Context: one part of a larger RNA
RNA sequence: GAACGAACGCUGGCGGCAGGCUCCACACAUGCAAGUCGCGCGAUUAAAGCUUCCUUCGGGGAGUGUAUAACGCGGCGGACGGGUGAGUAACAGGUGGACAACCUACCCUUCGGCGGGGGAUAACGGCUGGAAACGGCCGCUAAUACCGCGUACGUCUACUGCACUCAAGUGCGGUAGGGAAAGGCGCUUUCAAGCGUCGCCGAGGGAUGGGUCCGCCUCCCAUUAGGUAGUUGGUGAGAUAACAGCCCACCAAGCCUACGAUGGGUAGCCGAGCUGAGAGGUUGAUCGGCCACACUGGAACUGAGACACGGUCCAGACACCUACGGGUGGCAGCAGUGGGGAAUAUUGGUCAAUGGGCGCAAGCCUGAACCAGCCAUGCCGCGUGGAGGACGAAGGCCUUCGGGUCGUAAACUCCUUUUCUGAGGGAAGAACCGCCGGGAGAGGAAAUGCUCCUGGUCUGACGGUACCUCAGGAAUAAGCAACGGCUAACUCCGUGCCAGCAGCCGCGGUAAUACGGAGGUUGCAAGCGUUGUUC
Numbered sequence: 001g002a003a004c005g006a007a008c009g010c011u012g013g014c015g016g017c018a019g020g021c022u023c024c025a026c027a028c029a030u031g032c033a034a035g036u037c038g039c040g041c042g043a044u045u046a047a048a049g050c051u052u053c054c055u056u057c058g059g060g061g062a063g064u065g066u067a068u069a070a071c072g073c074g075g076c077g078g079a080c081g082g083g084u085g086a087g088u089a090a091c092a093g094g095u096g097g098a099c100a101a102c103c104u105a106c107c108c109u110u111c112g113g114c115g116g117g118g119g120a121u122a123a124c125g126g127c128u129g130g131a132a133a134c135g136g137c138c139g140c141u142a143a144u145a146c147c148g149c150g151u152a153c154g155u156c157u158a159c160u161g162c163a164c165u166c167a168a169g170u171g172c173g174g175u176a177g178g179g180a181a182a183g184g185c186g187c188u189u190u191c192a193a194g195c196g197u198c199g200c201c202g203a204g205g206g207a208u209g210g211g212u213c214c215g216c217c218u219c220c221c222a223u224u225a226g227g228u229a230g231u232u233g234g235u236g237a238g239a240u241a242a243c244a245g246c247c248c249a250c251c252a253a254g255c256c257u258a259c260g261a262u263g264g265g266u267a268g269c270c271g272a273g274c275u276g277a278g279a280g281g282u283u284g285a286u287c288g289g290c291c292a293c294a295c296u297g298g299a300a301c302u303g304a305g306a307c308a309c310g311g312u313c314c315a316g317a318c319a320c321c322u323a324c325g326g327g328u329g330g331c332a333g334c335a336g337u338g339g340g341g342a343a344u345a346u347u348g349g350u351c352a353a354u355g356g357g358c359g360c361a362a363g364c365c366u367g368a369a370c371c372a373g374c375c376a377u378g379c380c381g382c383g384u385g386g387a388g389g390a391c392g393a394a395g396g397c398c399u400u401c402g403g404g405u406c407g408u409a410a411a412c413u414c415c416u417u418u419u420c421u422g423a424g425g426g427a428a429g430a431a432c433c434g435c436c437g438g439g440a441g442a443g444g445a446a447a448u449g450c451u452c453c454u455g456g457u458c459u460g461a462c463g464g465u466a467c468c469u470c471a472g473g474a475a476u477a478a479g480c481a482a483c484g485g486c487u488a489a490c491u492c493c494g495u496g497c498c499a500g501c502a503g504c505c506g507c508g509g510u511a512a513u514a515c516g517g518a519g520g521u522u523g524c525a526a527g528c529g530u531u532g533u534u535c
Stems, first nucleotide, its partner, number of pairs: 001535004006531005013382006019375002021340001026338003030335003035076003040073003043068002049064006083293003093217007102210002107206007115149001117147002124139006156177009183198006219265003226256003231253006238246001268290004272283004295316005318329004346372001348371003354368001355366004385415004395406004420472006429462001434457008479524005484505003490519005500507002
């Protein structure tokens, strides 16, 4: 000199953009943060309309339709998104490769298929246990829930032939064996069915995401020198999506190490940030990629995917409820509270946009996100007026008492109005989707539907915000530090080695440019200084 997620002191007008618990991975009241689908199903509620039956002509019952807030089965999603940095010195990360050793829901694409049966169960009803949490027994019922049967070239398993490959294997064949499925809605109709659409099953390819392995790189200590028995390798069997001591039985005795093993300490890694002429040093906040974790420790279940933050089970600590028998909980999600600390914000608004989940869709959900609030925390921009104005006013300070200086500074005159106040106007961000209408295309007997083009309509939290116009009036707006040298800036008074200053050298013991005050000056400026840290 530069920088900061800064803090502290004094001061403080506005706007834009960004940032905001660095400490206790401490404990958490309260609310919200993951649901959705009635076009899978039971069931429930039940308005108009429609159909049908009864009718005392008032109406009533059933079905459909509508709805599903509350109950349940079922599907998809809860493995994303969001948080944190504890652990980890490791194939965790970075970079470059490998898989002839692997998986991949939804999505795209290709081929083929969707036949015919069965038995349950929740919700519900009855009885009943418990303070509660939550159950028990009996009975009823549905499905795109569950289970057989039939079919299945391909695919899978076993054996086998040929070709290729250094080999493990790969490709093309053969034989045997095993394995599928589900319907919903709409339209047309000659009432048989057909078509459309969303699904369903088997298989191939793709895309995306992941798993595993390897080369190189990745902090300090040798005042850590030896470490290792599933340890190193082999054979066989098992486990896995998959290779492998990953696990197990047997056999052999290996394997790592001064090119630093083992041990200890510290630490998430990177793109990048800061600094520097560079080399380098230092950092890993915000944003992006990867990893790890979710009260602590352990475990598996479900699933395409987890060993699962707002799932389950066990143990522990802590906290809460209890009728003392027993239960409940997990903010390192967003706000917020206590505590800790020098120190870090609102228990806000909206799904309008972007994105995500579910749904044919309308739509619902979304503390992701977008906005608003608070904070000079930072960067950038603007303002606190402009021009004229000497009689150098008053006043302060200094004085050699002549004067000098604050100083064109003020007053005063003219002007302007960014800001400010008031009034008026007023956005972009909106494109879709849906609905209404028109046109084209492929297929179809036709219709609904599908795809594309097009006209109209609908939708804004921010927000009456940004911005613009008009009116008013210099009106609403300057401080902080320093002035001995380094280092830009000097005098007076007070004090008298006292009180004090100080980054270093050093000042202060009666004229202190160094302490305290004043006037003046210098430097920066909505900031200025101090402290801390890095270069």

The part of an RNA shown here (small-subunit ribosomal RNA, 5' domain) has 535 nucleotides and comes from an uncultured bacterium.
The full RNA is in RNAcentral, with records from ENA and SILVA.
The prediction has a mean pLDDT of 84.